[in-house]
Molecule: transfer RNA
Organism: Salmo salar
RNA sequence: GCCUAGUUAGCGCAGUAGGUAGCGCGUCAGUAUCGUAAUCUGACGAUCGUGGGUUCGAUCCUCACACGGGGCA
Repeated sequence: GCCUAGUUAGCGCAGUAGGUAGCGCGUCAGUAUCGUAAUCUGACGAUCGUGGGUUCGAUCCUCACACGGGGCA
């Protein structure tokens, strides 16, 4: 330098023929216990890497860039 797949919650990951996003862990509160942990219930938490384009509407399509991974040279 080229190719390739990826970037979504504090962490690990889903997601959708384009219609304002979920799960697990976590944290907090409650429940329960003589007490602790486990259990159970509820809540919290994401401008979907950044900036353009297309569209009535973009996490999804498209272009560039950034970041880390794999491959080739």